This is a predicted structure of a 369-nucleotide RNA (Bacterial RNase P class A) from a Chloroflexota bacterium. The sequence is in RNAcentral, with records from ENA. Its Rfam family is "Bacterial RNase P class A". Rfam classes the family as a ribozyme. A source record names the gene rnpB. Of the family's consensus pairs, 91% are formed in the model.

RNA sequence: CAAGUAGACCGGGUGACCGCCCCGAUUUUAUCGGGGAGGAAAGUCCGAGCUCUACCGGGCAGGAUGCUGGGUAACACCCAGGAGGGGUAACCCUACGGAAAGUGCCACAGAAACAUACCGCCAGCGGUCCCGAUUUUUAUCGGGGUGCGGGCAAGGGUGAAAUGGCGAGGUAAGAGCUCACCAGCGGCUGGGUGACCGGUCGUCUGGGAAAACCCCGUCCGGAGCAAGGCCAAAUAGAGGGGCAUAAGGGACGCCCGGCCUGUCCCUGGGUAGGCUGCAUGACCCCGAUAGUAAUAUCGGGGCUAGAUAGAUGGUCACCGUCCCGAUUACAUCGGGAUACAGAACUCGGCUUAUAGGUUUACUUGACCC
Repeated sequence: CAAGUAGACCGGGUGACCGCCCCGAUUUUAUCGGGGAGGAAAGUCCGAGCUCUACCGGGCAGGAUGCUGGGUAACACCCAGGAGGGGUAACCCUACGGAAAGUGCCACAGAAACAUACCGCCAGCGGUCCCGAUUUUUAUCGGGGUGCGGGCAAGGGUGAAAUGGCGAGGUAAGAGCUCACCAGCGGCUGGGUGACCGGUCGUCUGGGAAAACCCCGUCCGGAGCAAGGCCAAAUAGAGGGGCAUAAGGGACGCCCGGCCUGUCCCUGGGUAGGCUGCAUGACCCCGAUAGUAAUAUCGGGGCUAGAUAGAUGGUCACCGUCCCGAUUACAUCGGGAUACAGAACUCGGCUUAUAGGUUUACUUGACCC
C1' cells in the first nucleotide's frame, strides 16, 4: 500500500421567525423560564417485572427446549469450552439427545434402498453343435458356444446413498475367511468439574433420515395497562325513609288497614368524564475489586419525554460531511446527496432496516529499509 476478519462508535451544527405537548412561577388565563424520540422507539419473535383470576397436591393433553460448564430475575439470550464442517489465515457456521423400542418413508434410475443378483466370476453335471489332437476312427481326450440347478458379492452398471475403507495373504472363484493400518462399537485404563481427548485389549461391524410419527431428559396454569385501583354527573331503573292518603288501580258484598301508581329526601351499583397505575428503575455515567469472560460486589455522581386520537413540527440563512465535473493542485468554482425510521406500562434479549463517516485489534499478500 492492497485485500480481508472481528468489534466499538457517530449518525448533522448554529441562528431567526411561526407553531405543538408537559412542568414550574407569577401581576392567574396570559406572559416568562425549563424540558421534549431512537440505535433500532420497528417486527411483536422469546424471557421477565407488575396486575387480575385460580389455588390442597398430582397427572393427562398441549407447547417449548435439547453437546458441556458458567452467568442472569429469566430466556430460545450471553460468556468460556468440546466435537463436526468451511477458510491459506485472522476467523466463521452448526435444532449438536436417541435410527440396536416400535410404525412409516427413501422420488427417478437400478436386480436390490433390509435382505436382493441384471451383467459378470467360478467349479460341477447332462444333452447337443463347432474346432484341434490321438488312432481303439459310429471311439477317447482337450478347448469353445449354448442349457440346467448351485457357489460368490471381488469387478461392471444404477443412484444422493449399495451394507466398513485400503493393501496383502488365501481360494475353484470369492468373501473380515485371515492379517497390518485407518474408521466405528464395546471393555479396561490415564487426564479433565464436564462435553471430550489419549493409550490398550477385544469383536471384526448394525444403510440413511428424528426440520416423519415417536421415545428420553428438562421447563411451562390462564389473561393482559383496553391489566387493575380510586373518585364520580345527567337520565333511567333498584333499596330505604318521610308526606299525602286528595285521586286512581287490584282483591272483596261493603268499610278500615296493607300493596301499587304519586311526591320529596337519603343510600348503593354501573355509564359519560376525571385521577391513578405512569416515569427512581433488575436505571444511567465514572472508578476500584473478584473473574479468561459473560457478570457480580462496593464507592462516588446524575435524574433524562409522558401524549390519550395521540405533542416532539415547518420555513429561511450560514456552516459541516460525502460524491461527481473542470483546471497541474488537498486550493477555487459549479452541480448533486445528507439514510432507516418515529415513544404509548416498564425492562432484558433476538431479528430486521439504515445515506455517509470515525476508530481499535488482528490476518494474508506485495514492495522498501